About this RNA
A computed fold for a 91-nucleotide RNA from Filobacillus milosensis, annotated as Glycine riboswitch aptamer. Rfam family: Glycine riboswitch aptamer. About the family: This family represents the bacterial glycine riboswitch. The coordinates come from a structure-prediction model, not an experiment, and the mean pLDDT is 81. NCBI's taxonomy places the organism under Bacteria, Bacillati, Bacilli, Caryophanales, Filobacillus.
RNA sequence: AUGAAUACAAGGGGAGAGACCAUUUUAUGGCGCCGACGGAGCAAAUACGGUCACGUAUGAAUCUCUCAGGCAAAAAGACUCUUGUAGGACG
Numbered sequence: 001a002u003g004a005a006u007a008c009a010a011g012g013g014g015a016g017a018g019a020c021c022a023u024u025u026u027a028u029g030g031c032g033c034c035g036a037c038g039g040a041g042c043a044a045a046u047a048c049g050g051u052c053a054c055g056u057a058u059g060a061a062u063c064u065c066u067c068a069g070g071c072a073a074a075a076a077g078a079c080u081c082u083u084g085u086a087g088g089a090c091g
Base pairs, nucleotide, nucleotide: 006086007085008084009083010082011081012080013079018031020030021029022028023027032071033070034069038067039065040064041063045058046057047056048055049054
């Protein structure tokens, strides 16, 4: 300074799946589904051990599983855009 990554705040955009059935009705239960809040699992790789076969630990996600959550609207919503604040890579 024409200010990167990152963090926070505000606003905008933002998918999927039954307005299914029942009931003591906005909630509960049953059946059927969804994954982009959350949660869990794993590859390559690295490290250690080893009888050099293997074993153990770490190890990502929009992948997988659906515990929770969700399946009209509302709310939520990964991610993304703008603005502001912090920050100070780089020059």